[in-house]
RNA sequence: GAUUUAUAAAGAAGUGGCGAGAGAUUAGGCUCACAGACCCACUGGCAACCCUUAGCAUAAAAGAGAAGGUGCCAAUUCCUACCCGAAAGGGAACUAUAAAUU
Numbered sequence: 001g002a003u004u005u006a007u008a009a010a011g012a013a014g015u016g017g018c019g020a021g022a023g024a025u026u027a028g029g030c031u032c033a034c035a036g037a038c039c040c041a042c043u044g045g046c047a048a049c050c051c052u053u054a055g056c057a058u059a060a061a062a063g064a065g066a067a068g069g070u071g072c073c074a075a076u077u078c079c080u081a082c083c084c085g086a087a088a089g090g091g092a093a094c095u096a097u098a099a100a101u102u
Base pairs, nucleotide, nucleotide: 001102002101003100004099005098006097007096008095013043014042015041016040017039021032022031023030026081027080028079029078044073045072046071049069050068051065052064053063082091083090084089
């Protein structure tokens, strides 16, 4: 990198550095940002995919936990775009993350 499965309306910020754009891509909207965003480092935290425990039939689920591997800590994946629908809303795709396989 590819494939499969699952999840994506909840949750969780301070300090320092940098210095101009950022919010995945294209378009439109909207928002964040020199009162310093995005990004990086440290510290802290959230969550519970793997995991640990428990359970048990050498099985599984509910339950409990958070040492370790990831992930995450503006806005629903920020919203819309394709399909159904008058709308509300639903579905799909894309994307992201995890686990497994390759």